[in-house]
RNA sequence: GGCUCCAUAGUUCAAGGGAUAGAAUAAAAGUUUCCUAAACUUUAGAUUCAGGUUCGAAUCCUGGUGGAGUCACCA
Numbered sequence: 001g002g003c004u005c006c007a008u009a010g011u012u013c014a015a016g017g018g019a020u021a022g023a024a025u026a027a028a029a030g031u032u033u034c035c036u037a038a039a040c041u042u043u044a045g046a047u048u049c050a051g052g053u054u055c056g057a058a059u060c061c062u063g064g065u066g067g068a069g070u071c072a073c074c075a
Stems, first nucleotide, its partner, number of pairs: 001071007010025004018055001027043005048064005
C1' cells in the first nucleotide's frame, strides 16, 4: 500500500429500513438495616465523524478517523 471485518451508555451486548434505540452490569438518589452488604424502587447515561439515498437510516451507499485480520512491498 491492496482487500476483508469491526466502531451503539463507564463496560459487555441487542435492535426485519418504520413510533420515544433496549437489556445486563457499573454510577447517583431513596426504601430497608444499629452500620455495611444483599434485596427492592427511581433517575441519568450512547448509535465514531462528514456527506448521500429514502416519506423514513444504528441498519443501505461514499469518504474520513480509529482498531483487528489477511496479502503484498521491504534491492
The RNA shown here (transfer RNA) has 75 nucleotides and comes from uncultured Lutibacter sp. It was read from a public genome assembly. Rfam family: tRNA. The coordinates come from a structure-prediction model, not an experiment, and the mean pLDDT is 83.